[in-house]
Context: one part of a larger RNA
RNA sequence: GUCUGCGACUUACUGUAUAUGGCAAGGUUAAGUUUUUUAAGACGUAGCCGAAGCGAAAGCGAGUACGAAUAGUGCGAAUUAAGUCAUAUGCAGUAGACCCGAAGCUGAGUGAUCUAUCCAUGAGCAGGUUGAAGCCCGAGUAACAUCGGGUGGAGGACCGAACCAUUGCGUGCUGAAAAACGCUUGGAUGACUUGUGGAUAGGGGUGAAAGGCCAAUCAAACUCAGUGAUAGCUGGUUCUCUCCGAAAUAGCUUUAGGGCUAGCCUUGAGUGCUUCCUUACGGGGGUAGAGCUACUGAUUUUUCGCGGGCCCUUACCGGGGUACCAACAAAUAUCAAACUCCGAAUACCGUAAGUUUAUGAGCUCAGGAGUCAGACUAUGUGGGACAAGCCGCAUGGUCAAAAGGGAAACAGCCCAGAUCGCCGUCUAAGGCCCCCAAAAUGGGCUAAGUGGAAUUAAGGAUGUGGAGUUGCUUGGACAAUCAGGAUGUUGGCUUAGAGGCAGCCACCAUUUAAAGAGUGCGUAAUAGCUCACUGAUCGAGUGAUUCUGCGCCGAAAAUAAUCGGGACUAAAGCCCAUUGCCGAAGACGCGACCCAGCCUAGCUGGGGGUAGGAGAGCGUUCCGUGCAGGAGUGAAGCUUGAUAGAAAUAACAGGUGGACCGCACGGAAGUGAGAAUGCAGAC
Numbered sequence: 001g002u003c004u005g006c007g008a009c010u011u012a013c014u015g016u017a018u019a020u021g022g023c024a025a026g027g028u029u030a031a032g033u034u035u036u037u038u039a040a041g042a043c044g045u046a047g048c049c050g051a052a053g054c055g056a057a058a059g060c061g062a063g064u065a066c067g068a069a070u071a072g073u074g075c076g077a078a079u080u081a082a083g084u085c086a087u088a089u090g091c092a093g094u095a096g097a098c099c100c101g102a103a104g105c106u107g108a109g110u111g112a113u114c115u116a117u118c119c120a121u122g123a124g125c126a127g128g129u130u131g132a133a134g135c136c137c138g139a140g141u142a143a144c145a146u147c148g149g150g151u152g153g154a155g156g157a158c159c160g161a162a163c164c165a166u167u168g169c170g171u172g173c174u175g176a177a178a179a180a181c182g183c184u185u186g187g188a189u190g191a192c193u194u195g196u197g198g199a200u201a202g203g204g205g206u207g208a209a210a211g212g213c214c215a216a217u218c219a220a221a222c223u224c225a226g227u228g229a230u231a232g233c234u235g236g237u238u239c240u241c242u243c244c245g246a247a248a249u250a251g252c253u254u255u256a257g258g259g260c261u262a263g264c265c266u267u268g269a270g271u272g273c274u275u276c277c278u279u280a281c282g283g284g285g286g287u288a289g290a291g292c293u294a295c296u297g298a299u300u301u302u303u304c305g306c307g308g309g310c311c312c313u314u315a316c317c318g319g320g321g322u323a324c325c326a327a328c329a330a331a332u333a334u335c336a337a338a339c340u341c342c343g344a345a346u347a348c349c350g351u352a353a354g355u356u357u358a359u360g361a362g363c364u365c366a367g368g369a370g371u372c373a374g375a376c377u378a379u380g381u382g383g384g385a386c387a388a389g390c391c392g393c394a395u396g397g398u399c400a401a402a403a404g405g406g407a408a409a410c411a412g413c414c415c416a417g418a419u420c421g422c423c424g425u426c427u428a429a430g431g432c433c434c435c436c437a438a439a440a441u442g443g444g445c446u447a448a449g450u451g452g453a454a455u456u457a458a459g460g461a462u463g464u465g466g467a468g469u470u471g472c473u474u475g476g477a478c479a480a481u482c483a484g485g486a487u488g489u490u491g492g493c494u495u496a497g498a499g500g501c502a503g504c505c506a507c508c509a510u511u512u513a514a515a516g517a518g519u520g521c522g523u524a525a526u527a528g529c530u531c532a533c534u535g536a537u538c539g540a541g542u543g544a545u546u547c548u549g550c551g552c553c554g555a556a557a558a559u560a561a562u563c564g565g566g567a568c569u570a571a572a573g574c575c576c577a578u579u580g581c582c583g584a585a586g587a588c589g590c591g592a593c594c595c596a597g598c599c600u601a602g603c604u605g606g607g608g609g610u611a612g613g614a615g616a617g618c619g620u621u622c623c624g625u626g627c628a629g630g631a632g633u634g635a636a637g638c639u640u641g642a643u644a645g646a647a648a649u650a651a652c653a654g655g656u657g658g659a660c661c662g663c664a665c666g667g668a669a670g671u672g673a674g675a676a677u678g679c680a681g682a683c
Stems, first nucleotide, its partner, number of pairs: 001683006011095013026049003032043003053060002063075004098236002101233001105226006116200009125190001127159003130155001134151006163187003168183004202218001204214003239617006249262005263371002265368007274361001277354007289342001290340002296336003301331003307325002309322005374399010404415003419592004424588003430582003433566003439579007451568001459553002463550010480537005486510003491505003516531001520529002593607006618672001620669008629661002637656005643650002
C1' cells in the first nucleotide's frame, strides 16, 4: 500500500410537540397479590393529571390580592369549556450521551543489576625522565651562613603503554551499532581507575551544578487505579429517491475561530390578497450638483488705511516721516465631511387602482434547524500613497451552494440557470482564413506587424489622412545657380590695439537696381568668407498657423521567442455602413418520468443545489402469525450472464457448493463504510 473483517447519534428516566389508538368531565394505576392455556390475563383507586382561582402566606373562593373602601387596579370566572392513559417519532434536560484523541491532577505501589553520591572490603597502574628535603665528603666561617662534589628519591612533577576519558576531522545517519568505527587527542601515584557487597525513592533522592542523573523514560520515574478526567479544539461519522432551501448580519457576551436572542431556511395549523410589482396622487428630506457682500470658516490681487511697529523731534502733552504689518469697507479670483440663500435623480412612507402576478407572496401560532471566518466584481465612500489579489462601510450582481457557451487556459467577469431522451429548429454572449462550426459587400484609415501590454505618461518629431485661417506669387513667388553687396568711414568713445563684428553711445547721410555705421564665422588688430538686400536665369505654386483621425520615439527582467498557434498588409488590422450565417444543458418541437394546483380523466405550472428542514422507499440480523411454503430430483454462500426497476436493489438461468432457507403481513434493532496519520489479520 491493497484486500477481508470490525468501526461512530445509543440506552434509562423526566419534560415538550406531533401522529395514532382507548376512554372521556373524567383519565389512569404503582408497589404488590393471584390464576392458569405465563399473557397485551385478572385483582390492586395508595398516588398522579384534569374539572377553580387569587394571594408571599394565614386564608378566602367565582372570585381573590392590595386597600379604610360596597372605590380603583392586577390576575381569574362568567364565554365561545377537554382532558387523560398508552405507543411511535422529532427535540430538550440529567447521565461518558455520536466516536477516537491530550498535555495533565490525585492515590496506592514497584524500581539505585543503568546512572549520581556515600559506606565496607579487595584489586590495578610496562618502561623511561627530572632529581626537592635530608645525609656524607671537601672548601669556607670566630661560630653560623654559604659554595662545590656525591648520596638520596620527593612531586594532585615530565614523556609514554595497560586503564580511564573523548578534543578535532572523516565515515556512519532505513547504521555493523537506538551514540559506534578510523585517524587524532587529554589524564595516566592520583580530587586516579576498578571488582564485590551495601545505603539514599518521586515534590523525594543524588548532584566538583549541566535542570544533570534516578533501568534506551526526567522542569518531577515507572505500574495500576480514580477514568469513558476534561478538550468552546482537530479528525471521522456507513443505503436510495422526491419537495423546498439558507447564512457568513445585528445586539449582548473575560466576547471575538465559542455562545444566546433576533434576522434569513423548513414543516404543520390558521388567515386569505392583507404581499411583490406597475401606475396615479399625497408626503417629509438636505445627498449629488451648485453657491457664498446668504451665514460659519478658509482664500488671490488691488484700492482705502482704524490700529500697531520702526525712525526723527520733544521736560511733559504732543508733532513729523514711513517702499513695514494691517482691521472695516469696496473691486477682483477661489474653496469646504463636521458651511448653506438654494437644490435634484433615486430611495423611503402613505392612499387608491391595475396586472390575477402570487404554482414556493404576506401575516399569526406551533415543531425542527443551520448560519455568526465570507470571496471577487460594478457603483458611492472612509483608511492607505485618489498603492495592493490591501483593510473597512453601503447598494446591486455572481461564486459560495451553479453545471452549460464565451473570455487560449482562468470559483467571483460576459451570456445563460442542467428532470431524462432525440444524428430536429431558432437564438444569447462571442464569433465566421486554417487549427475550429460559420462571410460577404460598400466607403475610408494605418505601413507601425501598429493591431497583439502601457488612459495618447510627461516630453519630442518636415510620418501620413481630413477640415480651416492667413502671407507671398506670371507685375514671375519658394528653392537653386550667376553677379553685385558700395561711399563719407578705421562713426564717436574706450583701448596697447578696437578698422561692421570685446564693450559703451549713436545708428546719420551719399551713390544706387540694391547694399545694416552691419546676421554669423574669422584676425593681435587689419585681411578673408558669409548673410540681410538687389539684378539676371528658371517658370508654378510656396511659406506660417489652428483643430482633428491613424501611426512613430519615449518603452528596462530574469526559459531564445511568440497575437492561443499557423499565418495576416486595398487584411485575416482599425473606423463607418449593410445583409447573412455559426453558436449553449437558453427558447421552441416530439416523446417519457415525477411533483403541485385545479374549472380533475386532462390542462396549467414546476423539477441546479452545500448547511439544513420535510416526505417516500430499498436492504441486513432476529422475533410473532400465516403460506398442509422451498430444499440431497441439491438450501445458504460464491460465481457467470445480453433480464426488470427512477434508485437503493430485485428476479431468473447456468456453474460451483453440500445443508439449510424463504415469501406475505406485523414487530425489535449490536441495521448499511472509502476515508478517522482508524483497529485486527493476510499478502
Source information
A computed fold for a 683-nucleotide part of an RNA from a Chloroflexota bacterium, annotated as large-subunit ribosomal RNA, domain II. The full RNA is in RNAcentral, with records from ENA. Rfam family: Bacterial large subunit ribosomal RNA. Model confidence (mean pLDDT): 84 of 100. NCBI's taxonomy places the organism under Bacteria, Bacillati, Chloroflexota.